[in-house]
Molecule: Glycine riboswitch aptamer
Organism: uncultured Alphaproteobacteria bacterium
RNA sequence: UCGAUCCCUCCGGGAGAGUUCGCGUCCGGCCCGCCGGACGCGACGCCGAAGGAGCAACCGCCCCGGAAUCUCUCAGGCAAAGAGGACCGGAGGGAGAUG
Repeated sequence: UCGAUCCCUCCGGGAGAGUUCGCGUCCGGCCCGCCGGACGCGACGCCGAAGGAGCAACCGCCCCGGAAUCUCUCAGGCAAAGAGGACCGGAGGGAGAUG
């Protein structure tokens, strides 16, 4: 000096699945026993792309180890909004194989 690759930060993009049912609390409306909204709990159903776990193609220094967008759903999530979000792109910073 080239720069595979890795880490952090910021910006942009980023899917799926119940606005289900029941109960309770609060507020509002009024036909005074019904409706609507918010929150909490429970039930069943469902989703997978935070995390976690399992198997494995494959890879390696082949003793053993590393391994997914596959699988499982413990966790998380299921109108819209919001949050989160694997992964992709851009910018900045740091480390840095190899030549």